Predicted 3D model of a 120-nucleotide RNA (FMN riboswitch aptamer (RFN element)).
RNA sequence: AAUAUUCUUUGGGGCGGAGUGAAAGUCUCCACCGGCAGUAAAGUCUGCGAAGAAGCGUUUGCUUCCCGAACGGGUGCAAUUCCCGUACCGACGGUAUAGUCCGGAUGAGAAAAGAAAAGC
Numbered sequence: 001a002a003u004a005u006u007c008u009u010u011g012g013g014g015c016g017g018a019g020u021g022a023a024a025g026u027c028u029c030c031a032c033c034g035g036c037a038g039u040a041a042a043g044u045c046u047g048c049g050a051a052g053a054a055g056c057g058u059u060u061g062c063u064u065c066c067c068g069a070a071c072g073g074g075u076g077c078a079a080u081u082c083c084c085g086u087a088c089c090g091a092c093g094g095u096a097u098a099g100u101c102c103g104g105a106u107g108a109g110a111a112a113a114g115a116a117a118a119g120c
Stems, first nucleotide, its partner, number of pairs: 005116006016030004031100002033090002035048004043088002052065005070086005092103003
C1' cells in the first nucleotide's frame, strides 16, 4: 500500500372497501406492492439473483435449459429511469380459481456495509 484471502452483519413489499356465494384476503368492481447491480433516479432497458425443469454427483453441490410486463407527450447536454397521461406484469404446492393468505423457508440468495489481512 489494502491486492489475494478470511470472517461478521444486513439482505422483498402488498387485500382496505363493496358485490355474488354454503364457502372466496383466490371470482367481479375499486384498492395496494415492486429484490440486486449498471445507466440521468427503472417492477416493464441491459445484466444478475430467486422460483421452475432436466442431467450428473450425492456431504456441501455442479452444468445446461427456462426465466413476466410500456407506450405517448414534456423538460434536459443526457432520461424506455425524472414529470404528466394512459396501460401492462408477477414461480411452485395448498385452499372456491391467489403478485397480496398458508407452506417449502428460523431456507437460499444477487449484492451492500464493516473488520482482519499474509505474500510481493
Description
The sequence was found by an Rfam model in a public genome assembly. Its mean pLDDT, the model's own confidence on a scale to 100, is 82.